RNA sequence: CGAGUUUGAUCCUGGCUCAGGAUCAACGCUGGCGGCGUGCCUAACACAUGCAAGUCGAACGCGCUUUGGUUGCAAGACCCAAGCGAGUGGCGGACGGGUGAGUAACACAUGGGCAACCUGCCCCACAGUGAGGAAUACCGACGAGAAAUCGUCGACAAGACCGCAUGAGCUUGUGGUGCUGAGAAGCACGAGAAGCAAAGCUUUUCUCGCAGGAGAGAGGCGCUGUGGGAUGGGCCUGUGGCCGAUUAGCUAGUUGGUGGGAUAACGGCUCACCAAGGCGACGAUCGGUAGCUGGUCUGAGAGGAUGGACAGCCACACUGGGAUUGAGAACGGCCCAGACUCCUACGGGAGGCAGCAGUGAGGAAUUUUCCCCAAUGGGCGCAAGCCUGAGGGAGCAACGCCGCGUGCAGGAAGAAGGUCUUCGGAUCGUAAACUGCUUUUCCGGGGGAAGAGUGUCGGACGGUACCCUGGGAAGAAGCUCCGGCUAACUACGUGCCAGCAGCCGCGGUAAUACGUAGGGGGCGAGCGUUGUCCGGAGUUACUGGGCGUAAAGCGCCCGUAGGCGGUGUGCCGCGUUGGAAGUGACAGCGUCCGGCUUAACUGGACGAGGGUUUCCAAGACGGGCAGACUUGAGGGCCAAAGAGGGACACAGAAUUCCGGGUGGAGUGGUGAAAUGCGUAGAGAUCCGGAGGAAUACCGAAGGCGAAGGCAGUGUCCUGGGUGGCUCCUGACGCUGAGGGGCGAAAGCUAGGGGAGCGAACGGGAUUAGAUACCCCGGUAGUCCUAGCCGUAAACGAUGACCACUAGGUGUGCGGGGUAUCGACCCCCUGCGUGCCGGAGCUAACGCACUAAGUGGUCCGCCUGGGGAGUACGAUCGCAAGAUUAAAACUCAAAGGAAUUGACGGGGACCCGCACAAGCAGCGGAGCGUGUGGUUUAAUUCGAAGCGACGCGAAGAACCUUACCAGGGUUGGACAUGGGCAGGAAGACACCAGAAACGGUGGUCCCUUCGGGGUCUGUCCACAGGUGCUGCAUGGCUGUCGUCAGCUCGUGCCGUGAGGUGUUGGGUUAAGUCCCGCAACGAGCGCAACCCCUGUCGUCGGUUGGAGUUGUCCGACGAGACUGCCACGAUCAACGUGGAGGAAGGCGGGGAUGACGUCAAGUCAGCACGGCCCUUACGUCCUGGGCGACACACACGCUACAAUGGCCGCGACAAAGGGGAAGCGAACUCGUGAGGGGGAGCCAAUCCCGGCAAAGGCGGUCUCAGUUCGGAUUGUAGGCUGAAACCCGCCUGCAUGAAGGUGGAGUUGCUAGUAACCGUGGGUCAGCACACCACGGUGAAUACGUUCCCGGGUCUUGUACACACCGCCCGUCACACCACGAAAGUCGGCCACACCUGAAGCCGCUGGGCU
Repeated sequence: CGAGUUUGAUCCUGGCUCAGGAUCAACGCUGGCGGCGUGCCUAACACAUGCAAGUCGAACGCGCUUUGGUUGCAAGACCCAAGCGAGUGGCGGACGGGUGAGUAACACAUGGGCAACCUGCCCCACAGUGAGGAAUACCGACGAGAAAUCGUCGACAAGACCGCAUGAGCUUGUGGUGCUGAGAAGCACGAGAAGCAAAGCUUUUCUCGCAGGAGAGAGGCGCUGUGGGAUGGGCCUGUGGCCGAUUAGCUAGUUGGUGGGAUAACGGCUCACCAAGGCGACGAUCGGUAGCUGGUCUGAGAGGAUGGACAGCCACACUGGGAUUGAGAACGGCCCAGACUCCUACGGGAGGCAGCAGUGAGGAAUUUUCCCCAAUGGGCGCAAGCCUGAGGGAGCAACGCCGCGUGCAGGAAGAAGGUCUUCGGAUCGUAAACUGCUUUUCCGGGGGAAGAGUGUCGGACGGUACCCUGGGAAGAAGCUCCGGCUAACUACGUGCCAGCAGCCGCGGUAAUACGUAGGGGGCGAGCGUUGUCCGGAGUUACUGGGCGUAAAGCGCCCGUAGGCGGUGUGCCGCGUUGGAAGUGACAGCGUCCGGCUUAACUGGACGAGGGUUUCCAAGACGGGCAGACUUGAGGGCCAAAGAGGGACACAGAAUUCCGGGUGGAGUGGUGAAAUGCGUAGAGAUCCGGAGGAAUACCGAAGGCGAAGGCAGUGUCCUGGGUGGCUCCUGACGCUGAGGGGCGAAAGCUAGGGGAGCGAACGGGAUUAGAUACCCCGGUAGUCCUAGCCGUAAACGAUGACCACUAGGUGUGCGGGGUAUCGACCCCCUGCGUGCCGGAGCUAACGCACUAAGUGGUCCGCCUGGGGAGUACGAUCGCAAGAUUAAAACUCAAAGGAAUUGACGGGGACCCGCACAAGCAGCGGAGCGUGUGGUUUAAUUCGAAGCGACGCGAAGAACCUUACCAGGGUUGGACAUGGGCAGGAAGACACCAGAAACGGUGGUCCCUUCGGGGUCUGUCCACAGGUGCUGCAUGGCUGUCGUCAGCUCGUGCCGUGAGGUGUUGGGUUAAGUCCCGCAACGAGCGCAACCCCUGUCGUCGGUUGGAGUUGUCCGACGAGACUGCCACGAUCAACGUGGAGGAAGGCGGGGAUGACGUCAAGUCAGCACGGCCCUUACGUCCUGGGCGACACACACGCUACAAUGGCCGCGACAAAGGGGAAGCGAACUCGUGAGGGGGAGCCAAUCCCGGCAAAGGCGGUCUCAGUUCGGAUUGUAGGCUGAAACCCGCCUGCAUGAAGGUGGAGUUGCUAGUAACCGUGGGUCAGCACACCACGGUGAAUACGUUCCCGGGUCUUGUACACACCGCCCGUCACACCACGAAAGUCGGCCACACCUGAAGCCGCUGGGCU
């Protein structure tokens, strides 16, 4: 310090998310030791039990017990001492400890003030401490009550209580004096007067006394008064620190005064009277939330968040109220009320853990009913001492921080084992084993502190820390992650399931993302998760952001407060800057030094703590005051322009309507129509009239206005701007929260007006529908007057003002100059309004003196998308509605600009049998074949728009065959290797069987004698699978498409995606070529090179009876290149025409298929990853099926006839045709298919084959279901083959179906083509209407590119990119969530009014005691 995530990709905007640190934490898994800390954040919920505040006998009396003493016979009495007990009294229970409910406040922090105050104990000083009195608790007696407790009577003491005396003094404070002060006033002194104190106890010495005791001296502790100090507190005040304006007005003791009261003290604190004030946009009041701070966490800082432990302050003590005592007031005091709990004899009582432990409850969650007063500190006491859950310690908890350990060294056969594997190996891994060593920690034994103050005693912790010694590697490692961010990868399982997930996202059979394992990364007695805070986030921007299009400029103007403000001079010293002093508690933080072995922790010193108070200094800048200036601003004079605004008047054209004339059938309207109007006379045309609205031409990129907006002409009233002169004022300025005004259209109210147009509405069309677009009508409205509304894409999507920063070219209105007779032209200049463009800016687009540039001032506005400019509230409005303006919930984006594609019922150009023009078909019939569907035991499988469907299949009777049924078989029907056993196996024959299989008989080969080969049985590795996945793949193929495209290197342009090149002008079949050009070149495609064919030449040639030439075959060669001419063209490419030529502009045909697209097709041709089956999903066999048949489609064949059928006669082919398990001649038999026969031929030789058919000639048929057509069926035969039943082909005879040219629609073809005709071949035992080839006969038509389909190039729009078969909107149905509303209902808080009204205090009155 950044990263991930919007897109096909890019840049930007922008949100979400992550990596860091922290934590009073919690949860999950795990857990060796020690030190130091921390430990109810929730229910200020309720609490059992124990303890947490007592002490003093040196204030006082009494009771009990014990010891001693005196007395006594004893009981007992008295005294002293000690102990115990309650009571009176004193001091302390106002500290210490807890908690954070309340509180937005002088509560806190910080700095001041009190001339407006108090202060027990403590310190200092001064002055005192005299003499009396009366009660009372405890106690006794009696009594009440369950208890708590209480009553009456009777005694007694004090440092308790009360008078009296004294008064250094204090209080009150008049007259007076002094001081301070601007004043008001305050303070001090204070003659005189009045009032006001006290308490004793004890130590020791001495004296007196027999003793109890008394007195005196010296001390100690007290007590009283006064002054001062110290400490602690009270009050006042400047400043500072939360949210909400959808809280804008609040206030009656309220604000002030006078006087009284109250208080320690000021004060409306309280009361009476008087005045009417006080607070608030610099946020009062109200609502919400919250203890505040030192600090803590984070951050580079500025900031943000926070206030647990420790420390300071505040507040609270079951809830609310109240007083009493006291120096001071209430956690463990009192009284009352309330809620709750407990006891009860039901009459009454008791209680308050937010003290320490502990319990229940709540909760994700927070500890022992421990030890000790040894230390520190506190209370009481003269002291000893007592008390102290303050405190010191221990215990529990990895809750946090810090430290340590779980061993160290050697050790390769790289062991075993695990995992992976390409089977070679790799890895865990020097890791282990094993050898040597050490002992922190651990266990045992021994010693043993400091903390304790030379001041006697006293150590909870603790036999702890620590030290010595013995033992033994011994007892001690987990958690999380491994798709990217983010460091770390494989296997198996799972199969959108189970699950993961912080964001993006993984999982639908090969998951590095799920689960497990191996391995690896990270941290380590911890590791992860969750919550919260800061950071990253410059994502609220002070530091440090923005507003043309991403969110964001108010529609415009005026103007209040406020903010900001021109040029000289002087003064002030408010801001500002510097210096000094005080303060900013401790802890904390920083630096340095020190103590625990180190660290955490802790001691000390110094610093920081950016704040604040006071004083001093400076005088630039800002500010204030004074005085000046003219350039900002305003005014004056002169001049010109303009749809600027308002009112009134007038004008012509047009539309419509009304009246009349002419006229006679339509008119109108549309894509086409219809509704409509019209013989009751329309439309058309002429004349006359009425009325309303709007102002053609001029007119424009023009003018004016702040914006909205403004257009015939004239008159009146009126605003603003501009130029020129430089005459006046003298900063008078700019902006502008609130506020005010103006504000298109529509709409609203009232009254007019209403020609045209025209929401709504009616009708006609269109359409699937058509609540639309089109047409015929038509009401509000549009117009006027008065008022309201207050919005808009009110836009330049660009706030106002000022200054500065290259140019060029228009236009509107002014001014000036040279020249000219004058002007035009030209030049300069001011204001306005356009276009282009540089720097600069911008994410880009773009803006560019009219800025979106560079600066300044002020205002408004923005902070992810949706919800939503919505709800609620408020304000405005007659209403419609406007303004202001959220949240829940939800998403991981929503956006801007630009890029490449794709797409468009966008544009331009071009091509193709694409259309058009033609010819022949298909679609109807019968049949064949394929497919769907159905059926079936099975009808094996695949192919699915074009680009599946006579396709895989160039040929299913068995086989094929993958399917079905049945029968068999299991290391296999087939391959390789090995071990063991054996000599058989096979052929052949026989038996059983449907066959396979099985049974019987039978019998090996070579040899160098070691063995080898082969086969069988068995065993081990393995075979086998047409089982699945073509969406894991290779290869091959189809398709766009033989379309002209697809790219690269370097350079250049762009932030970038990307562009350029490849676009443009021509041309071509072509990205073919030419020209131009920030491009220059190149590659894959195109073309050419290859084959066939057309002409010729040369050479050679078997066969053909022979021979020459030709034909023919083969090889080689020639020929065609826009080469020549003319024309067009940029005199380029090229095009048009012509000559010559067999052929002319690619001569015709073929092969050849760019980058890529369709997850196109194929795991069943083959290959191959993974998965699955293994006496079966393998394999063998027989039979069946693939051939089914109500139907539907596709491709064909044959026809429907006379351009024909039939009969007879008789011509002409080609081939890169075939032929040895073959083709098969002659001859012969048969009506025929065919049979016999076998010559010849391995083929230019022989055969198919005497090769054809259409065609030609002759005859017949005469328009009909026929002498057309041949389906179907019967029957008799032939051929192939083990075998023609399912299920082959052919022949003869007989039979003679549909069909008379085919609806919508649809296919092929541009010349030797279509059409028609036959022939050959492959497959093949046999089977061809299919397929692949071959020749014969041989047309018609193309104006043309508007339209359909497909394609190419450029351009444009896009919210598409799975790319228009896209994207996407709304309703409805169901379920769920969130928020809102809802008849109502129940609470909380606040305010106001009223009712009841405890304790207490104050006052008044009465009684009692002293």